[in-house]
Molecule: transfer RNA
Organism: bacterium
RNA sequence: GGGCUAUUGGCGCAGUUGGCUAGCGCACCAGUAUGACAUUCUGGGGGUCACAGGUUCGAGCCCUGUAUAGCCCA
Repeated sequence: GGGCUAUUGGCGCAGUUGGCUAGCGCACCAGUAUGACAUUCUGGGGGUCACAGGUUCGAGCCCUGUAUAGCCCA
């Protein structure tokens, strides 16, 4: 230098053919329960989807560029 893959709450992941409010588990907070802790049960907060631009009535999803990480080739 070239190619491929990945980037979505604190962490790990899903998101189908582009279509309403972006979800799941763990963690966190409050309550419940216990003599107390853990566990259980109920409820809640937290992300604008790596960044920028484009296409579209509409983008996490399609296109372009950039960044970071991993792998391969030279």